[in-house]
RNA sequence: GCCAAGGUGGUGUAGCGGUUAGCACGGGGGCCUGUGGAGCCCCAGGUCCGGGUUCGACUCCCGGCCUUGGCC
Repeated sequence: GCCAAGGUGGUGUAGCGGUUAGCACGGGGGCCUGUGGAGCCCCAGGUCCGGGUUCGACUCCCGGCCUUGGCC
């Protein structure tokens, strides 16, 4: 340099163009318990950036940036 895959809460990971953006771990609070742990309930926290298409974009298109893998 070329090609491919990917970028979603603190971490990992889902998300047929119309869902309240879901789940798990972690964090906070509560219940339970002789204590702790386990278990149960609740809460906060997220779409890489800029354009485009569309009535409507995490999702499709274009250009960036970054990560991983392959080729050279």
Notes
This is a predicted structure of a 72-nucleotide RNA (transfer RNA) from a Candidatus Aenigmatarchaeota archaeon. The sequence was found in a public genome assembly. Its mean pLDDT, the model's own confidence on a scale to 100, is 80. It matches the Rfam family "tRNA". It is annotated as a transfer RNA.